[in-house]
Molecule: c-di-GMP-I riboswitch aptamer
Organism: Anaerolineae bacterium
Parts: sequence; C1' cells; structure tokens
RNA sequence: AUCCGAUAAUCGCAAACCCGUUGAAAGACGGGGACGCAAAGCCACGGGUCUAAAAUCCCUUUAGGAUCAUGACAGCCAGGUUGCCGAA
Repeated sequence: AUCCGAUAAUCGCAAACCCGUUGAAAGACGGGGACGCAAAGCCACGGGUCUAAAAUCCCUUUAGGAUCAUGACAGCCAGGUUGCCGAA
C1' cells in the first nucleotide's frame, strides 16, 4: 500500500413515523425520531423502480382512460470516484 472488516477507538449518517415548507405527483428540504449503515460520502453513465405535469392518442363532455421523463430514487443492483480507523 492492497484485500479485508473487531463485541477496538474516534468522528459520522439517519429508515419508518410525526410536524412544517415545497412540488402536478414521485420526491426533496428543515425540525423531531432511530430501522439500520464502513462509504447509508459524491456521480442517474448501464440495469431496475417510482411518478405522469406538459405532450400525443382514445373516449365524449369538460370529466375519465392509455402511452410517455424531459421529473425523481445513490438506503435496489452493478460501475466510477474520494475518504476515517487498523484487531485478525
């Protein structure tokens, strides 16, 4: 240094749920809260998942339905990149 990852140490993050803000929604942000996490730091390029405002189409009467990402998810998987500690 790499792989690896303790019933070590230090520093962290924060699911569900609740409140507020925001958004068409999915979701995001702030506060509370901890299920978990050694990259649960960062990156939507591959796969996947969620949503469907606008658009297009159908229907036919101002409502409903279908398709669709240009909207999201890094705490779904793979990959890239940076990084703390050091027992076996």